[in-house]
This is a predicted structure of a 493-nucleotide part of an RNA (small-subunit ribosomal RNA, 5' domain) from an uncultured prokaryote. Model confidence (mean pLDDT): 86 of 100. It matches the Rfam family "Bacterial small subunit ribosomal RNA". The literature on the family includes a 2001 paper in Science by Yusupov et al., "Crystal structure of the ribosome at 5.5 A resolution".
Context: one part of a larger RNA
RNA sequence: GGACGAACGCUGGCGGCAGGCCUAACACAUGCAAGUCGAGCGAGAAGCUGAUCUUCGGAUCAGUGGAGAGCGGCGGACGGGUGAGUAACGCGUGGGAACGUGCCCUUGAGGUACGGGAUAACACCUGGAAACGGGUGCUAAUACCGUAUACGCCCUGGCUUUGGUUGGGGGAAAGAUUUAUCGCCUUGGAUGAGCCCGCGUAGGAUUAGGUAGUUGGUGUGGUAAUGGCGCACCAAGCCUGCGAUCUUUAGCUGGUCUGAGAGGAUGAUCAGCCACACUGGGACUGAGACACGGCCCAGACUCCUACGGGAGGCAGCAGUGGGGAAUAUUGGACAAUGGGCGCAAGCCUGAUCCAGCCAUGCCGCGUGAGUGAAGAAGGCCUUAGGGUUGUAAAACUCUUUCACCGGUGAAGAUAAUGACGGUAACCGGAAAAGAAGCCCCGGCUAACUCCGUGCCAGCAGCCGCGGUAAUACGGAGGGGGCUAGCGUUGUUC
Numbered sequence: 001g002g003a004c005g006a007a008c009g010c011u012g013g014c015g016g017c018a019g020g021c022c023u024a025a026c027a028c029a030u031g032c033a034a035g036u037c038g039a040g041c042g043a044g045a046a047g048c049u050g051a052u053c054u055u056c057g058g059a060u061c062a063g064u065g066g067a068g069a070g071c072g073g074c075g076g077a078c079g080g081g082u083g084a085g086u087a088a089c090g091c092g093u094g095g096g097a098a099c100g101u102g103c104c105c106u107u108g109a110g111g112u113a114c115g116g117g118a119u120a121a122c123a124c125c126u127g128g129a130a131a132c133g134g135g136u137g138c139u140a141a142u143a144c145c146g147u148a149u150a151c152g153c154c155c156u157g158g159c160u161u162u163g164g165u166u167g168g169g170g171g172a173a174a175g176a177u178u179u180a181u182c183g184c185c186u187u188g189g190a191u192g193a194g195c196c197c198g199c200g201u202a203g204g205a206u207u208a209g210g211u212a213g214u215u216g217g218u219g220u221g222g223u224a225a226u227g228g229c230g231c232a233c234c235a236a237g238c239c240u241g242c243g244a245u246c247u248u249u250a251g252c253u254g255g256u257c258u259g260a261g262a263g264g265a266u267g268a269u270c271a272g273c274c275a276c277a278c279u280g281g282g283a284c285u286g287a288g289a290c291a292c293g294g295c296c297c298a299g300a301c302u303c304c305u306a307c308g309g310g311a312g313g314c315a316g317c318a319g320u321g322g323g324g325a326a327u328a329u330u331g332g333a334c335a336a337u338g339g340g341c342g343c344a345a346g347c348c349u350g351a352u353c354c355a356g357c358c359a360u361g362c363c364g365c366g367u368g369a370g371u372g373a374a375g376a377a378g379g380c381c382u383u384a385g386g387g388u389u390g391u392a393a394a395a396c397u398c399u400u401u402c403a404c405c406g407g408u409g410a411a412g413a414u415a416a417u418g419a420c421g422g423u424a425a426c427c428g429g430a431a432a433a434g435a436a437g438c439c440c441c442g443g444c445u446a447a448c449u450c451c452g453u454g455c456c457a458g459c460a461g462c463c464g465c466g467g468u469a470a471u472a473c474g475g476a477g478g479g480g481g482c483u484a485g486c487g488u489u490g491u492u493c
Base pairs, nucleotide, nucleotide: 001493002492003491004490006489007488008487009486010485013365014364015363016362017361018360019358020357021323026321027320028319030318031317032316035074036073037072040071041070047064048063049062050061051060052059053058081276082275083274090201091200092199093198094197095196096195104189105188109186110185111184112183113147114146115145116144122137123136124135125134126133127132153170154169155168156167157166158165159164175182176181177180202248203247204246209239210238211237214236215235216234217233218232219231220230221229251273252272253271254270255266256265257264258263278299279298280297281296282295301312302311303310304309329355331354332353333352337351338349339348340347341346368398369397370396371395378389379388380387381386402434404429405428406427407426408425412420437482438481439480440479441478442463443462444461448477449476450475451474452473458465459464
C1' cells in the first nucleotide's frame, strides 16, 4: 500500500448494485415451508329444487350438489439448510469394467386375453383420559393373486463363412374418459447414479513399528454389480524412514485476496461434489433413501396425563431466549423463472421473484454557480505599524441535480394474468432553499503559532515527548489529508 461476511468511536443527504450469526451442529413458543389426481375406485355430508306427510317443531322420498375422510397412483430421495464429522478414492483430475436407471425419447415392433379371492371406507358392538385401537358384517378398483400367450428379451446347447441359423428352458399386462387421447406390458436410447484404479490434496518423530478378516487363495453366500463385502477351509502374509501406526487440525474444488511473477494466505456470497438432520443404531417402502419436516429401538431433554400411558425434534422461512465485539421482517406474491401432481382448468411451492431493516461494501450524485475589497465586523497573532482567517462572508445576478409538492405513468406478458407499484421514467411547480464531517500537523509524514500545565495531567505505531518559554500533553486560531464518510482495532498478502 491492498483486502475484509468485519467490529468499535465520532459523524451521517440521496440513489443503484451486492452482502448480512464468522460465536452455541445451544435450546426453541407460534405460524407457514409437500402436496396433488374424481379422466383409477367405492361411498357420499351440508346446501339447493321438487313431491308427500305433518303434532307446524319437522320427517321421508326423488333430483342436484359435491365437503371432509378412505382405498389406489405419482411426488415426499428434488428443491431449501448446515459444516458437526471426515486426512478419506472424501474432493480435484485422468482413466476403467462387473452394474442398475421412475419420469423423458424411440414406430424398430408387437401385445393389452381368460379368471379369482380379499380389504379399507361404511354399519353395529366394544376398550382407552388421550394418543390410538379391537371384534363382527358388507363393498370397489389402474389395489392383490392365478392361468394363457410373447417376434424381440434372459439362461443354456448344437451348427457356423463369426454375418447368422436352429433346439430346450424361463418370465407380462389395467384399464379410464368428454371417443380422441391418456395409460399398462415387453425392447433400445438418453440422463442421472453405484463401483474400481493412476496422480495430486495439512501439522507433529517430544508418535517407529502397525495389522488375525489382518494379506492372499479355493468354495459358497450376498449385492443391481466387482470385491474379505460376509462365512467355511487353506496358506502366512500385508503396510512402513519415499513416514506406516498414533495424535492434532480441517469439509474439498471452481475460485477469492495479495503479489511484477514465482509464491503466500484463504474456501463468506455464486457454482460443482461430499457429509449431516436432537445423540447413537437399524431396517422397511421404493427406479432411487438406510430418508431434515417417514418408520422402529435405545439415550438425553421438553411437554400432556385420569399415573395405566402418550407427544416432540427450526443445521427450511420468519421469529424467541442464550452465547457474543457482532449480523435483518413472526412482510407481499405465485405476476415472472423453475419444481410436484393433474388430459386440462387448476392446486401446492418461505424454491424463487420482490418489498422491509443495516453507510456492511462497491459505484454514482449532491450539499450550489458567477460577480464581489470598504480587503467589513468578529476571532487569532503581533515588533502594536500591521498580518491572517479572506473572495471567505455580506451584497447583487443566476441555476434547480437530488430531496419536496402536483400530474402522466411503463417495460418486465403471449390473447388474458403484474406481487414489485402508482415503482422507474417523463412533464410541471417552489425556493439557495432540506443536506459535512472525521483524523492529523516533533521526525518517519503533507501541515505552526499562542495560551494552559509543569516528569503532574497526559501522549505514543517506532524513535521518543512532559521536571516553567512544550510546533510531541489539553484548549484555541491557523494549516494538511480524506470525504458521506473518517479514524481505531483485528486478520491476511
The full RNA is in RNAcentral, with records from ENA.